Predicted 3D model of an 86-nucleotide RNA (transfer RNA) from a Bacteroidota bacterium.

C1' cells in the first nucleotide's frame, strides 16, 4: 500500500429477507433472610435536560452523510481494533 472482519447502556453481550434498540448474564442500587456478614431470593437499574413532586421532553448501535414511510440491519466517506497480504 492492497484485502477481509469487527466496533450495541457501567462490563460481556443478544437481536440482521429494513418495522418496540438492549433479551440474558455480571455489576449496581433499594428491600427481605442474618447478631453482623456471606450465600440466597424479591424489585428496580441507557444518556442529558426541565420539575417541589408526580411525571414530561430530547438523544442513543463508533463518527458524518445518503437511500427509505422507517436503518443496529442497506449505500458511501472516515476513526479505532484484530487477521491476511506484498
Nucleotide at each position: 500500500g492492497g484485502g477481509g472482519a469487527c466496533g450495541u447502556g457501567g462490563u460481556g453481550a443478544a437481536a440482521u429477507u429494513g418495522g418496540u434498540a438492549a433479551a440474558c448474564a455480571c455489576g449496581u442500587c433499594g428491600g427481605a433472610c442474618u447478631u453482623a456478614a456471606a450465600a440466597u431470593c424479591c424489585g428496580g437499574u441507557g444518556g442529558c435536560g426541565c420539575g417541589g413532586g408526580a411525571g414530561c421532553g430530547c438523544c442513543u448501535u463508533g463518527c458524518g452523510g445518503g437511500u427509505u414511510c422507517g436503518a443496529u440491519u442497506c449505500c458511501c466517506g472516515c476513526c479505532g481494533u484484530c487477521c491476511c497480504u506484498a
Overview:
Its Rfam family is "tRNA". About the family: Transfer RNA (tRNA) molecules are approximately 80 nucleotides in length. Rfam links the family to the GO term triplet codon-amino acid adaptor activity. RNAcentral holds the sequence, with entries from ENA.